[in-house]
Molecule: c-di-AMP riboswitch aptamer (ydaO/yuaA leader)
Organism: Clostridiaceae bacterium
RNA sequence: AAGUCAUAUAGGCUUAAUUCACGUUUGUGAAGCGGGGGAACCAAUUUAAGGGGCGAAUUCCAUUAUGGAUAGGAUAACUCUUUCAGUCCGAGCCCGGCAGCUAACCUCGUAGGCCGUGAAAGAGGGGUACA
Numbered sequence: 001a002a003g004u005c006a007u008a009u010a011g012g013c014u015u016a017a018u019u020c021a022c023g024u025u026u027g028u029g030a031a032g033c034g035g036g037g038g039a040a041c042c043a044a045u046u047u048a049a050g051g052g053g054c055g056a057a058u059u060c061c062a063u064u065a066u067g068g069a070u071a072g073g074a075u076a077a078c079u080c081u082u083u084c085a086g087u088c089c090g091a092g093c094c095c096g097g098c099a100g101c102u103a104a105c106c107u108c109g110u111a112g113g114c115c116g117u118g119a120a121a122g123a124g125g126g127g128u129a130c131a
Stems, first nucleotide, its partner, number of pairs: 011115004018031005032110006042100001050098001051095004059069004072089004078124008
C1' cells in the first nucleotide's frame, strides 16, 4: 500500500416486506404495502395420464444428467417513465382432491439475500446563490 474478516453507523439494490406507538415478558397493536378465499351477472362445461396458489422464473432441444436456447425479469446515486448498449437472473416453495370472475365479508404476510452501468430524452421534486 492493497486485500480479507468481524462489529457499529450511514447511504443504497432486489422484494409486498416499511413506518409508528406501547411493552421489554423480544412481543402486542395500528397505518401503509402485498397475497388468498368468497355472490349476482358473465364465463366454463369435466371431475386420478388430477387440479390449484405465490413468484420474472415459462417453454423447447440435446446430453447421461448437465449443457444450449427461450417467454419473461433485474440492473443506485433525487424520484418516475422511455430508448440504446453492456452485465446478470430465468429458481424454489406451498395447498392436499379442492378453489373461474366476484360486491359485502373472511383471512394471511410484512422474510431473506446483497453493495452491481454507461449514455440519451421527457416529466416532477429538492438545494444553493442573486434580484